Small-subunit ribosomal RNA, 3' major domain from Paenibacillus curdlanolyticus YK9, 477 nucleotides, folded computationally. NCBI's taxonomy places the organism under Bacteria, Bacillati, Bacillota, Bacilli, Paenibacillus curdlanolyticus.

Context: one part of a larger RNA
């Protein structure tokens, strides 16, 4: 001047406290150890690794093994020869690269050649997802959206540095006000974008229908209006503005009025100097080293998916606030032309058949589920939960053994609420229920969104954990 302290003091943060739901016990699913293996490619490692990088491994992907094959190379540039191609169909050997045959087959010209393509050849070179994140750059993660990190100039100190940034108060906040050898300024913090919540105005079509008519199979279907709801442009609102108390006549804080919101309205987006030789040479670029008929390419199969085990994260359940049948209501956000695919018919059913409509506020996905009626089951390993296996199909795609994804019958394992320990979550918030997309030919319990129902508690800061301020020791730097 830091750092640290089982020293202090003051504050804060789902940190504990108070409450709700979990996780640790089963079983599935996924990642990771380990083991096994020809190979199970490679990176991540406390919190910041482990449903991560991967927004999707059957072939491709593909780096990883084996086997079969090229070596100027799959991919660029330049030189030389030689040809007219290149693409395209068909054949014959092969597991395929790959080879060896038939067919078809350039352009421009001033006739000298140029362009384009392909074969062959020599070398300069290519290539490498090989190394090294502890040589880098760019990009991430953490502390932590915590409130600090600094500078000029002046004053103090012999310096190293202080001072500003400490003090009293206040904040979410180094925000703010007041004092004060300091006066300012920069980076953060706040505001400025974006989205929600109210209004008012412009615009009415593909949206809407109060009123006024017509129609029908009782549908805003049609004429007709834009009033409503919407939908998207602009504007208006919230600013401690007013009132009362409190305080130091400040800042501000409590309370009340208006008000669609009230004190940062409620979410997002934004991440200071800096730490962690954190993380990444496999996104990508880069230095150095190493490979160079192989550590580079091609193929075809396997393998990334193995299973005594362990651990992380997730579904599903152990039931009656529940399973089942039947009937009946309400979403929002989105995606559709290689595509979304309606009516109708077939099938128990996945799904076929069909082909209307739509490049979409028209058309389609698309029945939204929990809900509420009404029936039924009656505490049991069951009408509870569904693994698992058998068999019959469907569907993607050259191909579903290795290894997909449904559907239907059959079978009906474990589990009757979970030990130590342990996670999230302060209001449309946990819980709980469905629905879209994004990658994608298939494959979604995962990950990003959306909406529906819709709680319970917070007395308080004495303890764990982290974090700020100030302050005190220190044989650390």
């Nucleotide at each position: 001047u830091g750092a640290c302290g089982g020293g202090g003091a003051c504050c804060c943060g789902c940190a504990c406290a108070a409450g709700c739901a979990g996780u640790g016990g089963a079983g599935u699913a996924u990642g990771u150890g380990g083991u096994u293996u020809a190979a199970u490619u490679c990176g991540a490692a406390g919190c910041a690794a482990c449903g991560c990088g991967a927004a999707g491994a059957a072939c491709c992907u593909u780096a990883c093994c084996a086997g079969g094959u090229c070596u100027u190379g799959a991919c660029a540039u330049c030189c030389c020869u030689c040809u007219g191609a290149c693409c395209g169909u068909c054949g014959c050997a092969g597991a395929g690269a790959u080879g060896u045959g038939a067919c078809u087959u350039c352009c421009c010209u001033u006739c000298g050649g140029g362009g384009c393509a392909g074969a062959g050849g020599a070398g300069a070179c290519a290539g490498g997802u090989g190394g090294u994140g502890c040589a880098u750059g760019g990009u991430u993660g953490u502390c932590g959206u915590c409130a600090g990190c600094u500078c000029g100039u002046g004053u103090c100190g012999u310096g190293a540095g202080a001072u500003g940034u400490u003090g009293g108060g206040u904040u979410a906040a180094g925000u703010c006000c007041c004092g004060c050898a300091a006066c300012g300024a920069g980076c953060g913090c706040a505001a400025c974008c974006c989205u929600u919540g109210a209004u008012u105005u412009u615009a009415g079509u593909u949206g809407c229908c109060a009123g006024c008519a017509c129609u029908u199979u009782a549908a805003g279907g049609u004429g007709g209006g834009c009033a409503c709801u919407c939908u998207a442009g602009a504007a208006u609102g919230a600013c401690u503005g007013c009132c009362g108390g409190u305080g130091a006549c400040a800042a501000a804080c409590c309370g009340g009025a208006g008000g669609a919101a009230g004190g940062c309205g409620g979410g997002g987006a934004u991440g200071a100097c800096g730490u962690c030789a954190a993380a990444u040479c496999a996104u990508c670029a880069u230095g150095c080293c190493c490979c160079u008929u192989a550590u580079g390419a091609c193929c075809u199969g396997g393998g990334c998916u193995a299973c005594a085990c362990a651990c992380g994260u997730a579904c599903u359940a152990c039931a009656a606030u529940g399973g089942c049948c039947g009937g009946u209501a309400c979403a929002a956000c989105g995606g559709g032309c290689u595509g979304c695919g309606a009516a109708a018919g077939a099938g128990c059913g996945a799904u076929c058949u069909g082909g209307a409509g739509c490049g979409a506020a028209u058309c389609c996905u698309a029945u939204a589920a929990a809900g509420c009626c009404g029936g039924u089951c009656u505490c049991a390993g069951u009408u509870c939960g569904g693994a698992u296996u058998g068999c019959a199909g469907g569907c993607u795609g050259c191909a579903a053994c290795u290894c997909g994804c449904c559907u239907g019958c059959a079978u009906g394992a474990a589990g009757u609420c979970g030990g130590a320990a342990u996670u999230g979550c302060u209001a449309g918030u946990a819980a709980u229920c469905g629905c879209g997309g994004a990658u994608c030919a298939g494959c979604a319990u995962g990950c990003c969104g959306c909406g529906g129902u819709g709680a319970a508690u917070a007395c308080g800061u004495u303890c764990c954990c982290g974090g700020g301020u100030c302050u005190u020791g220190u044989a650390c730097a």